[in-house]
The RNA shown here (Bacterial RNase P class A) has 352 nucleotides and comes from Gallionella sp. The model forms 94% of the base pairs in the Rfam consensus. The organism belongs to Gallionella, within Bacteria. The sequence was found by an Rfam model in a public genome assembly.

RNA sequence: GAAGCUGGCUAGACAGUCGCCGCGCACGCAAGUGCGGGGAGGAAAGUCCGGGCUCCAUAGAGCGGGAUGCCGGUUAACGACCGGACGCCGUGAGGCGAUGGAAAGUGCCACAGAAAAUAUACCGCCGAUGGCCGCGCGAGCGGAUCAGGUAAGGUUGAAAUGGCGAGGUAAGAGCUCACCGCGCGGGUGGCAACACCAGUGGCAGGGUAAACCCCAUCCGGAGCAAGACCAAAUAGGCAGGCAAUGACGUGGCUCGCGUCGCCUGCGGGUAGGUUGCUUGAGCGUCAGGUAACGAAACGCCUAGAGGAAUGACUGUCCACGACAGAACCCGGCUUACCGGCCAGCUUCACCU
Numbered sequence: 001g002a003a004g005c006u007g008g009c010u011a012g013a014c015a016g017u018c019g020c021c022g023c024g025c026a027c028g029c030a031a032g033u034g035c036g037g038g039g040a041g042g043a044a045a046g047u048c049c050g051g052g053c054u055c056c057a058u059a060g061a062g063c064g065g066g067a068u069g070c071c072g073g074u075u076a077a078c079g080a081c082c083g084g085a086c087g088c089c090g091u092g093a094g095g096c097g098a099u100g101g102a103a104a105g106u107g108c109c110a111c112a113g114a115a116a117a118u119a120u121a122c123c124g125c126c127g128a129u130g131g132c133c134g135c136g137c138g139a140g141c142g143g144a145u146c147a148g149g150u151a152a153g154g155u156u157g158a159a160a161u162g163g164c165g166a167g168g169u170a171a172g173a174g175c176u177c178a179c180c181g182c183g184c185g186g187g188u189g190g191c192a193a194c195a196c197c198a199g200u201g202g203c204a205g206g207g208u209a210a211a212c213c214c215c216a217u218c219c220g221g222a223g224c225a226a227g228a229c230c231a232a233a234u235a236g237g238c239a240g241g242c243a244a245u246g247a248c249g250u251g252g253c254u255c256g257c258g259u260c261g262c263c264u265g266c267g268g269g270u271a272g273g274u275u276g277c278u279u280g281a282g283c284g285u286c287a288g289g290u291a292a293c294g295a296a297a298c299g300c301c302u303a304g305a306g307g308a309a310u311g312a313c314u315g316u317c318c319a320c321g322a323c324a325g326a327a328c329c330c331g332g333c334u335u336a337c338c339g340g341c342c343a344g345c346u347u348c349a350c351c352u
Base pairs, nucleotide, nucleotide: 001348002347003346004345005344006343007342008341009340010339012317013316014315015314016313017312018311020039021038023036024035025034026033027032041323045334046333048332049331050330051329052328053223054222055221056220065219066218067217068216069215070084071083072082073081074080085099086097087096088095089094100214101213105212106211107208108207109206122154123153124150125149126148129147130146132143133142134141135140162180163179165177166176167175181203182201183200184199186197187196188195189194227275228274229273230272237266238265239264240263241262242261246260247259248258249257250256282300283299284298285297288293318321
């Protein structure tokens, strides 16, 4: 210098004018006025996980269902994060991985291929053994390959029953041996996942569990339109009192019973209002910890609306400005994004 990897920060700047939504102070009976100060994000988004908070039948157990799935840790909790192990990719810095069980059981493995799982045999190889043909007096030799042997080689496939070399054999074959792989028990290191070491077994049942399933752990439901408080008008409910002794109904009459009036009080609900609402598992410094994280102490305050504010205009400057707008709160994940800056590291080239 070029090309990269990882992590972090930032998201036009400054000034003025006019507005909008909260807050504090002052004035005002009030309406309001004046002054001061605050007013979107790294994702406020998707609503995919986890929790706080609230209500519901206090939600215990079982069945069913769902989620997660190497090991250790962090956390309020998690499917998140950190560290490690293993596998794959990259020259490398690094990146990616639902990574428990296929020897509990069941299912599936298209096409092709001999064969896709109780293995099997299309081409091939062999002709030891039995039979056949020829030769030979004979032992035997030669030929073909009917039976048979074989699974080395070829062919198919995503995948073919350990790999590779040597010995061995009629040809072959873990049949035997070395190395590698695998299984088993042991030792060493590690909290563990796991790694390494020597031994031992000729080697077993190929794959698929984001197929059913098995095992382990976790999960009650609904959500701020949750919920709580205050509370009209009108209508209806309950209780008490008053008035009249009335009207109507009970087939006629009497009694009795029921309904009808006015006033007061109570309670539920609607409109409306208030609250929940932003001080919080908060942020910064910092002991500790490889890290995620984080004790004590000190410091800081950072929107709170409710048809819903956070805007418009002007001037100057530049590298000419992306994605995008809070609605109960918080921790994550994912997705969108013009650019700019910083730190650490890697590879290559050149110079000293």